[in-house]
Context: one part of a larger RNA
RNA sequence: GAUUGAACGCUGGCGGCAAGCCUAACACAUGCAAGUCGAGCGAUAACUAAACGGCGGACGGGUGAGUAAUAUCUGGGGAUCUGCCUAAUGACGGGGGAUAACUAUUGGAAACGAUAGCUAAUACCGCAUAAUGUCAAUUGCAAUUUAAAUUGACCAAAGGAGGGGAAUAGACCUUUCAUCAUUAGAUGAACCCAGACGAGAUUAGCUAGUAGGUAAGGUAAUGGCUUACCUAGGCUACGAUCUCUAGCUGGUCUGAGAGGAUGACCAGCCACACUGGAACUGAGACACGGUCCAGACUCCUACGGGAGGCAGCAGUGGGGAAUAUUGCACAAUGGGCGAAAGCCUGAUGCAGCUAUGCCGCGUGUAUGAAGAAGGCCUUAGGGUUGUAAAGUACUUUCAGUAGAAGAAGUAAUAAUUACUAAUAAUAAUUAUUAUUGACAUUAUCUACAAAAGAAGCACCGGCUAACUCCGUGCCAGCAGCCGCGGUAAUACGGAGGGUGCUAGCGUUAAUC
Numbered sequence: 001g002a003u004u005g006a007a008c009g010c011u012g013g014c015g016g017c018a019a020g021c022c023u024a025a026c027a028c029a030u031g032c033a034a035g036u037c038g039a040g041c042g043a044u045a046a047c048u049a050a051a052c053g054g055c056g057g058a059c060g061g062g063u064g065a066g067u068a069a070u071a072u073c074u075g076g077g078g079a080u081c082u083g084c085c086u087a088a089u090g091a092c093g094g095g096g097g098a099u100a101a102c103u104a105u106u107g108g109a110a111a112c113g114a115u116a117g118c119u120a121a122u123a124c125c126g127c128a129u130a131a132u133g134u135c136a137a138u139u140g141c142a143a144u145u146u147a148a149a150u151u152g153a154c155c156a157a158a159g160g161a162g163g164g165g166a167a168u169a170g171a172c173c174u175u176u177c178a179u180c181a182u183u184a185g186a187u188g189a190a191c192c193c194a195g196a197c198g199a200g201a202u203u204a205g206c207u208a209g210u211a212g213g214u215a216a217g218g219u220a221a222u223g224g225c226u227u228a229c230c231u232a233g234g235c236u237a238c239g240a241u242c243u244c245u246a247g248c249u250g251g252u253c254u255g256a257g258a259g260g261a262u263g264a265c266c267a268g269c270c271a272c273a274c275u276g277g278a279a280c281u282g283a284g285a286c287a288c289g290g291u292c293c294a295g296a297c298u299c300c301u302a303c304g305g306g307a308g309g310c311a312g313c314a315g316u317g318g319g320g321a322a323u324a325u326u327g328c329a330c331a332a333u334g335g336g337c338g339a340a341a342g343c344c345u346g347a348u349g350c351a352g353c354u355a356u357g358c359c360g361c362g363u364g365u366a367u368g369a370a371g372a373a374g375g376c377c378u379u380a381g382g383g384u385u386g387u388a389a390a391g392u393a394c395u396u397u398c399a400g401u402a403g404a405a406g407a408a409g410u411a412a413u414a415a416u417u418a419c420u421a422a423u424a425a426u427a428a429u430u431a432u433u434a435u436u437g438a439c440a441u442u443a444u445c446u447a448c449a450a451a452a453g454a455a456g457c458a459c460c461g462g463c464u465a466a467c468u469c470c471g472u473g474c475c476a477g478c479a480g481c482c483g484c485g486g487u488a489a490u491a492c493g494g495a496g497g498g499u500g501c502u503a504g505c506g507u508u509a510a511u512c
Base pairs, nucleotide, nucleotide: 001512002511003510004509006508007507008506009505010504013361014360015359016358017357018356019354020353021319026317027316028315030314031313032312035055036054037053040052062272063271064270072196073195074194075193076192077191080189081188085185086184087183088182089181090180091179093127095125096124102117103116104115105114106113107112133154134153135152136151137150138149139148159177160176161175162174163173164172198244199243200242205235206234207233210232211231212230213229214228215227216226217225247269248268249267250266251262252261253260254259274295275294276293277292278291297308298307299306300305325351327350328349329348333347334345335344336343337342364394365393366392367391374385375384376383377382398453400448401447402446403445404444409435410434411433412432413431414430415429416428417427418426456501457500458499459498460497461482462481463480467496468495469494470493471492477484478483
């Protein structure tokens, strides 16, 4: 000098953009943060909730405790899986038995149950069908993995809504959504290898599933991943092992660069969800607002037993030098569900608080010498404050008051096109109509009034821009370094004057 997620002291007008528990991964009152589908289903007069069922809850949001390598970054690799989505091929036949809700009885303080009976499904289970699927055998190519052909065995499904014709329902035809199998893609995920990525040798040896092989098991998949047997290996001074510290990266700060320091906000990856352990479901979890077990803590209890997990958003206590509202809205963007309307969304969009930072603007402008008064200094002549003020003439940014204007989408109707036997249904485009904004008393624009409402902080011995007087008298005090102060202190305290920066200025801390 530059910088900061800063703090403290004095001061403080406005706006835009950003940022805001760095400490106790300490404990948490209260509210909200993940639901949705009646076009799957029973029940109902209807609505709605509860129940069965589907999808979602593995995303989004938080935190950085652990982890020095099962992480991260960069570059490779082959032995894998992938819901929803896209493209393609084919299919969607025919049956069965239950069960919740409900009813009855009943246990318990509650949480939550027990027994008997009834019923449905896109819930569950057989059967049929079966290939470019899976497995096995054979043939042949090849000799590292594999690819092809033939034969045999095995594996699937579910319907809903609208319309047509019809007396009604089903069957039938058709549109759409859904379902099943396979292939390819996309996306996401898993695994392996190499290099890079802190400190300590006052840590020198470490290791028995340890290192490798064979066989089997297991996994979506390779593999000591696991087990049995065999061999005795494997790592290490290019630092093994142990200990301490630490999430990693893109980046950020600084620097001419090389480097050094750092990893707040934003983005990618990883890990965690009261502490420890475990699996279930599922395409995906060993799952923040799921389950089970153990533990600590808190709460309820009829003492038999139960309930809970803010490192989600607000908020409370505590810790601390220190860090915000128990706000508004789904209007927009995005996500979940749904055919859709829509519902949910503390994601998100906004608002509130804080000079925490960066940027912009203002606190007036022009004129004005009797160089006024007052202050300070003085050689007592004067000098300085100083065009500064007053006065005169203007302007009105910002703040204040009043007013004006403004959109993406959705639904209905009509027309056209595609699909179709169809003018139905569905989809797309266009036009018209209706309706929709949290922010919002918005941004922006216009009008009104009056200089009216708006300047401080540090420093003045040298480094270092800026000097005199008074007080004090090695005292009181100052100080970043050198050093000032013991009676004329430009260095202490005050005043006048000056210098620097400016809604900030200084100090402290930290980095280069």
Description
This is a predicted structure of a 512-nucleotide part of an RNA (small-subunit ribosomal RNA, 5' domain) from mycetome symbiont of Placobdelloides jaegerskioeldi. The full RNA is in RNAcentral, with records from Greengenes. The prediction has a mean pLDDT of 81. Rfam family: Bacterial small subunit ribosomal RNA. Gene Ontology terms of the family: ribosome and structural constituent of ribosome. The organism belongs to Enterobacteriaceae, within Bacteria.